Overview
A computed fold for a 678-nucleotide part of an RNA from a wastewater metagenome, annotated as large-subunit ribosomal RNA, domain II. Rfam family: Bacterial large subunit ribosomal RNA. Its mean pLDDT, the model's own confidence on a scale to 100, is 84.
[in-house]
Context: one part of a larger RNA
This record gives sequence, structure tokens and C1' cells, in this order.
RNA sequence: GCCUACGAGUUGUUCUUAUUAGCGAGGUUAAGUUUUUAAGGAACGGAGCCGAAGCGAAAGCGAGUCUGAAUAGGGCGAUUAGUUAAUGAGAGCAGACGCGAAACUUGGUGAUCUACCCGUGGUCAGGUUGAAGUGUGGGUAACACCACAUGGAGGACCGAACCAGUAAACGUUGAAAAGUUUUUGGAUGAACUGCGGGUAGGGGUGAAAGGCCAAUCAAACUGAGAAAUAGCUCGUACUCCCCGAAAUGUUUUUAGGAACAGCGUUGUGGGGCGUUUGAGUCAGGUAGAGCUACCGAUAGGAUGCGGGGGAGUCAAAUCCUACCAAAUUCUGACGAACUCCGAAUGGGCUUAAAUAGACACAGCAGUGAGGGCCGGGGUGCUAAGGUCACGGUCCGAGAGGGGAACAACCCAGAGCAACCGCUAAGGUCCCUAAGUAUAUACUAAGUUGAACAAAGGAAGUCCGACUGCCGAGACAGCCAGGAUGUUAGCUUGGAAGCAGCUAUACAUUUAAAGAGUGCGUAACAGCUCACUGGUCGAGCGGGGCGGGCGUCGAUAAUAAACGGGCAUCAAGUAUAUCACCGAAGCGAUGCGAUAGUAAUAUCGGUAGGGGAGCAUUCCAACAUCAGCGAAGCUGUGGUGUAAACCAUGGUGGAGAGGUUGGAAAAGCAAAUGUAGGC
Repeated sequence: GCCUACGAGUUGUUCUUAUUAGCGAGGUUAAGUUUUUAAGGAACGGAGCCGAAGCGAAAGCGAGUCUGAAUAGGGCGAUUAGUUAAUGAGAGCAGACGCGAAACUUGGUGAUCUACCCGUGGUCAGGUUGAAGUGUGGGUAACACCACAUGGAGGACCGAACCAGUAAACGUUGAAAAGUUUUUGGAUGAACUGCGGGUAGGGGUGAAAGGCCAAUCAAACUGAGAAAUAGCUCGUACUCCCCGAAAUGUUUUUAGGAACAGCGUUGUGGGGCGUUUGAGUCAGGUAGAGCUACCGAUAGGAUGCGGGGGAGUCAAAUCCUACCAAAUUCUGACGAACUCCGAAUGGGCUUAAAUAGACACAGCAGUGAGGGCCGGGGUGCUAAGGUCACGGUCCGAGAGGGGAACAACCCAGAGCAACCGCUAAGGUCCCUAAGUAUAUACUAAGUUGAACAAAGGAAGUCCGACUGCCGAGACAGCCAGGAUGUUAGCUUGGAAGCAGCUAUACAUUUAAAGAGUGCGUAACAGCUCACUGGUCGAGCGGGGCGGGCGUCGAUAAUAAACGGGCAUCAAGUAUAUCACCGAAGCGAUGCGAUAGUAAUAUCGGUAGGGGAGCAUUCCAACAUCAGCGAAGCUGUGGUGUAAACCAUGGUGGAGAGGUUGGAAAAGCAAAUGUAGGC
């Protein structure tokens, strides 16, 4: 993992409510007794309970009563239906749908593991070192001291057994729930070890690690309280039909729980309350707009209260000022907490029409983590798949088509069936259903064909209007000229159009030619341009402006961001047109269910409410089947909308089902479910 079996809303009691039944101003017995065909039933039993009257704290009064001075007002009542039982649903109390703690309390069991202690025993190959003491000799006044022997000390040394466990590898469903190999530490000691004994759970023991106390230790194990409690997690078993939510408000030792309200469903009720549209009417201060209409901000101008600075020999009067600047005024213009103004939409009420969606009471809930998108806002960075509230919508609880894939984007709301038709979004070269469709342009970048990127750069290219030049000949090319005063003046070693400075309408000759546009020289020279003539012959590669498509700007990890192949007068872009494809949409055909007399309408669905059924086991009654073969198992055929059911072959070898009613240990895919098997 699979298969098989088992596996979770039960039972008792009290209450609420619905339905059914009995009796009814009444209803009903409990314990018990008697009886019987004896786990059963019948009769008796009226104690008790509920109801028939309430009000008041009470005395008490009573269809009233209490408060009160009150005959007022007000509160609670009165103008009648209950009760008993069964069944369904729910609640309280009980383990109360099932499984699940960590823990707590109490009584015991453990020191055969291990910690420490007590008693009594045992063990430590071999080798090394050579303390004290002693002896002899030397030495001293005597000691001290020295040498050589002897001696055999030590938490001494090396190293087996033994004990330990340093490092590494292996092992890691192991050979082993802690090992193996190599290596390493101690090895006469605070050594190791056998046997017997002691200390016990908030206790022991601990050379102290919260270590150890039987593979268990920040409080052992075990019986019991005990089915502890679990606002938490997981699981909770057959079918079909109708309706169908919420993720909000208030409060909460409350925030992932709950109470009440909101929203769902079922029943009952009386009836015009709900919704939509039209008409009328009412309130409003948003969008916008405006501001010599207030408040607050605000750019420039005019005027200039006041101030600064200067003058006035000091002080002052007074004068000046391209400085600052109140107030006023002109022009311009801003504001969620400004308003002289002011919509649309939305809202209240009245009314008309259409429609059953409203309301009340009663039973039962679930929800109280919401989310995306669009719109107008707050917050944030006019950041976020951010956050907050509001309006809408969808997902949630919604299948189908499109978007390559993709809860909420676009289209569209699936009762069932089918090899019918028409469309939506989106598409029509191939993958891939349908146009290699038509017309006219643009694009050369594979731009593009999904989304998406700027400031800025550029004789890309197309279009539009404007402007300049142009048959008195433009633009480009070609031929020719491009001069003189003069090397302008200054500067400078030099400065001659062309290092620099100054002037520039310099003047002359001219068709034209700058006191010079660039290259060049040390300076000249030289080349060239502006400008002019000729040639050529029609528009201009003159100028800016606006628009279309493109280009650079352009950096991230596969080629890897057209779905792919691929596509260039497109299969790209733009405009226009026709046709076709395309969904569970719509129409047509057949059928079912719900509501309704019918016509007809409706039938997506999580939590959840309601309804109708199927199957299993047992019981009762009735009628049956079975050795001429029951159940079970395994094939085949058939029936029903489904759960399921029927017939029959084989196997099997003894019981079994049908109808009606009743009762439940009554349905498994999940609970890291339990047991067994594979």
C1' cells in the first nucleotide's frame, strides 16, 4: 500500500414544539393490590400533577387588583381550552457523536540495571627506577657531612590480564535498541571485582552531567479517581427531490470561542404592507464651479501706512532711495476640515400600473478568518497580489466556451437524452473547427504576430497643411571668374584674408568677389568657400510644424516572454465589407420532477433547513419456497431516475425469502483508525 472484518448523534430522565390519537372545563393516574394464557396483558388504585383567576412584598381583595388622598392616571390581569399518550425535531442533566493529551490526586511495586554506602571475599604476567633506614670506610672535639654497599619506598615508570572509552573508519531496515576494527588512557590504587545487605518518588543517590534510580527521569513504574478536561486537531458510513446562506453590527479576561441582531429554511396566519416602472412632491451641500461672497493661502503690476539705508554740521523739521512692506486696487489663480453658487445619481412621502419577492408568530439552523475585479475616496510613495470603509460585481457555493496553461478577466448560469439548427466572447495558413476572403494604405524592424519600458537621440519611411527659391532658369553636377587700394591698423622676431587685439556700411573696379569659410606656410606661396557668369532644363538632398508606422535607448541566468510550426503587396498594423466556425447560451425533438385547476413557469449549488425512498439484522401476523437443491460464491440476461431489484447457468449442500406492521449493535474511503492476511 491493497483486501477482509470491526469502527462514531446512542440510552435514561425533565422540558419546549409540531403531528397523530383519546377524553374535554376538565385530563391523567404513580407506587401498590388483584387477576391472567405470566419477560406480556387486564382490572382496581384519584395520593399526586397540569388546567379552569388574577393582582399584591404581604395582610388581603377578587374580574379585578396594586400604586395612590383619589372614583385620576399608570402597571399586571379578565372577555375561556386544556390534558394524557405515542412519534418526529431541539434543549438541560448525565461520558452524551467517536478517538486523542500534557498533567493532577491517591494506594502500591521496584536499587537482579545504575548511584552511593555497609559487611565479607577475590584479582593485578613480566620488566624498570632505587626514597628512608641500616652496615662498612672516610671525616668531625662531638655532630654534620662524603663514598661504597645493603635496603626496597612510591595515588613512581614501561607494559599484559583487568578496567576505561581518545581519534578515525565501518555500521545506521546494524551481527548489536550503542557494536566492530585500528588507535588510545589507567594498570599497588581516590584501583578493579564476586557474593550478601542498606537508602524509594517531591523521595533517594550524585568527585554535580539535572546525572542515575530495571532500554523510562526537570520528578520512576503500576492500580484506582477516570470515559479527568480539551472554546483545539482529525474522522463521522445508502439514494433521490425542493429551497439555500454567512464571513456583517453590538458586547465579551473577547478577538480562530460565544450571546443577541442580520442573512437561510420549514410550518401557520391574516391579508395589500415588499419590489420595479411612470407621475408628483420634499430634504440635501457631494461632483463641478467660484472667491472685491466669508475664512485661509497665493504670482505679477499700481499706489505706498510703517520700517531699513543715505543726506540734513549733532538732534529735529525736511529731502532722497532700482531695499522690505501693511492696507486698498487691477490681472491671474488654489483649498477634505472655504462657499455667493450648485447638479446627475441616490433617498423619504403620495399616487397609478405590474408583480408575490413583504410582514407576524412558532420549530430548526449555519455564519460571525472572506477574497479578486471595477468605480469614487482615506492611508501608503496617486508603492504593493498592501491596508480601511462605501457602491457594484463575481469567486466563495458556479459547471460550459474564450484567454496556450490560469477561483474570481471576456462570453454565458449546466433537470435528463441525442451523430439536429442559430449565435456570444473569441476566431477562420498547419497543429485546430472555420477565409491562404475582398478593398485601400502603412511597416522592413521578424517590428509585430501575448502583456510591457521612459526621458532623450537620429536627413528611417509615408501623409498633411505652411513657408522660401524657381522658365527673368531654381537645386545638384560640370566649365570659368573669385580682383584692386592692401602686407587694413595695432601687435610682433615675423602676423601678408586665415596666432591675437581694434574697426567694419572702408573704398575702388565690377557680372561677381568678405579687409575673408576652411585646409595650408616660420612668414609668404598654394588649394578652397562665400559671391558671379555659362552649360543643363523642372521642380528643390531648401526650412520649420503636425500626424502614422518603424529605429536606438533595451542588462539575469535553457533557445525559453508569438502556445508551437512558422509568416513579409503577411498568417503583421490600420480602416471598411461579406461569409463561415464557435458554448451545457437560444431554438427544435423526446422524456422526467416541482408548483399550479390549467395555461404555463421553474429545476447550478458549499454550510444548512425541509421532503420522499432503497438496503441490512431481528420480531409479529398472513400467505409461501426448498435434497426434483435454501443461503452463500461466481457468470449471463434484464428492470428502475437512484439507493437497488428480478430471472437464469455453474458451484454449493440446508435452510430461505415475499406482503403488512414493528424494533434497531442499521449502510465506511479516509480518523498518522483497530485486528488479521497478502